This is a predicted structure of a 534-nucleotide part of an RNA (small-subunit ribosomal RNA, 5' domain) from an uncultured soil bacterium. Model confidence (mean pLDDT): 84 of 100.

Context: one part of a larger RNA
RNA sequence: AGCGAACGUUAGCGGCGGGCCUAACACAUGCAAGUCGAACGGACAGUAGCAAUACUGUUAGUGGCGCACGGGUGAGUAACGCGUAGGUAAUCUACCCUUUGGCGGGGGAUAACGUUCCGAAAGGGACGCUAAUACCGCAUAAGACCACGCGCUCUUCGGGGCGCGUGGGAAAAGGUGGCCUCUUCUUGAAAGCCAUCACCGGAGGAUGAGCCUGCGUCCCAUCAGCUAGUUGGUAGGGUAAUGGCCUACCAAGGCGAAGACGGGUAGCUGGUCUGAGAGGAUGAUCAGUCACACUGGCACUGGAACACGGGCCAGACUCCUACGGGAGGCAGCAGUGGGGAAUAUUGGGCAAUGGGCGCAAGCCUGACCCAGCCACGCCGCGUGAGCGAUGAAGGCCUUCGGGUUGUAAAGCUCUGUGGGGAGGGGCGAAAGGCAGAAGUGCUAAUAGUACUCUGUUUGACGGUACCUCCUUAGCAAGCACCGGCUAACUCUGUGCCAGCAGCCGCGGUAAGACAGAGGGUGCAAACGUUGCUC
Repeated sequence: AGCGAACGUUAGCGGCGGGCCUAACACAUGCAAGUCGAACGGACAGUAGCAAUACUGUUAGUGGCGCACGGGUGAGUAACGCGUAGGUAAUCUACCCUUUGGCGGGGGAUAACGUUCCGAAAGGGACGCUAAUACCGCAUAAGACCACGCGCUCUUCGGGGCGCGUGGGAAAAGGUGGCCUCUUCUUGAAAGCCAUCACCGGAGGAUGAGCCUGCGUCCCAUCAGCUAGUUGGUAGGGUAAUGGCCUACCAAGGCGAAGACGGGUAGCUGGUCUGAGAGGAUGAUCAGUCACACUGGCACUGGAACACGGGCCAGACUCCUACGGGAGGCAGCAGUGGGGAAUAUUGGGCAAUGGGCGCAAGCCUGACCCAGCCACGCCGCGUGAGCGAUGAAGGCCUUCGGGUUGUAAAGCUCUGUGGGGAGGGGCGAAAGGCAGAAGUGCUAAUAGUACUCUGUUUGACGGUACCUCCUUAGCAAGCACCGGCUAACUCUGUGCCAGCAGCCGCGGUAAGACAGAGGGUGCAAACGUUGCUC
């Protein structure tokens, strides 16, 4: 000098930050990931209708996208884990952007639903019906992929890039709104056309990720030898991809005092603290990254997981049970018990920023934005200002003269920060939507749609900030120290006692060192003590 601090005494206000460092101990309760009816068939409700039916709303199910992001923790890990610099001619990348070529024609199921059965429940079985942007063939294939052949070119000699020919296998899905120009039926509509959102193939981009390599990355040698998939090769499997990653066979290698192997400790980094620097210590908050999700193992789905609020198996624990069997996982946000010197509300809101889904309206969002608690930290403000000497009273000391507290108080004149009351009152809000207007693009189109402009609407915080008025000096100062180091001195009590103490040391009858008082010194809404780092 510093701290995610704690403890003691004390405590007025505000701004900005921070807040389980211990038990990765166990968790009651609520919430933390859904959304789309403009993919689909139903069910229910309402409105209109005599009815058929039409419209609107809600939604369990099928289907799509998301759930791999965001949020938490630091257990494990001394490692290509992280950092840094590279490589990938050994690779992938949903959604997004640009560009290009397409979207033809069929089929069989299945949940929901109905009937029925089993079960205490969780849940499950059988039969029957049905739809799709769900599933499966067929057609088509510019380009892409595979095989073979040819040519050019680059090369680290492993291979890569470009072009051509032949053969082979491989795609797709529709929805919504509008219109009558074309086609078909002919008042008008559609299988037609238009717009838009989707769908399939190719190329490029962007973003993200996988893998590999050089260098760096704590302590112990009272750890000196370690190793059998071990080290290398061949062939195969596996992967998006290289590789003993895995398997079979072959060889006998590989690592090590420049510290292998073993043991201990630990997430790493940007940074943070300290220091003139070199260095030392550290890794809270914020940011990047890794690992983990009750413990151990495993795969499924998927562009991506071996998946915190998905699945299966085993284990420990807790709960329900009709004893046959089931359910669960806060290291998400709050909160509870426990541990501890010690660390907060079972709050408000999606108004903003961001994310998921959706054409959109919108829905969801304990991310986030706010509020609450705590002097935990830093910073700012206040607790009054000016005048005021018979230097009042009281206290303390005294050489009894006085000194000191002390302009301090009283008194007079003012002010109104903070506090209290009343009124006014922003920024954070720009969009999106809706309405209107003109123009431009697509188009047959004055439909529609996209872009531009104008108006309107949306605030949790919030009884906010800020401003004005009113109120009364009225409501707001403590803590540590005073022997030396070290700024600050006397009296009384005590009598090696009681006690103090960071070091030196004080105390045994005048103690500036103990205790009290008066006075003083230092800092101040804090002041000291303890712990830790330099």